[in-house]
Molecule: SAM riboswitch aptamer (S box leader)
Organism: soil metagenome
RNA sequence: CUCAUCCAGAGUGGCCGAGGGACGGGCCCGAUGACGCCACAGCAACCGCCCGCGAGAAGUUAGACGGGGACAGGUGCUAACUCCCACCCGCAAUUGGGGGAGAUGAG
Numbered sequence: 001c002u003c004a005u006c007c008a009g010a011g012u013g014g015c016c017g018a019g020g021g022a023c024g025g026g027c028c029c030g031a032u033g034a035c036g037c038c039a040c041a042g043c044a045a046c047c048g049c050c051c052g053c054g055a056g057a058a059g060u061u062a063g064a065c066g067g068g069g070a071c072a073g074g075u076g077c078u079a080a081c082u083c084c085c086a087c088c089c090g091c092a093a094u095u096g097g098g099g100g101a102g103a104u105g106a107g
Stems, first nucleotide, its partner, number of pairs: 001107006011040005019029003024085003041078003046074002048071001049069003053066002057061001082101001087098004
């Protein structure tokens, strides 16, 4: 940089000790110990793996498309919709759509 996804889901213990939720505003979380780190557990199904169910091709093969599984693999994630808004359009509306930014994965 490109593409896909982001209203679902999933926490305990130990260590540390003051900020954290990306940025601005809001609103939250936090000495009943947040955030972070470690261990274990879990969620999910992006990649890998497995099935060979659909459609299709037909060279009879699991390579591309859709579907399913959740596997001693690679990541990610486990407060709040990406916590909300922030820009544009519409709306009676704290509401709907889009964009930007961000996050994650694959390339």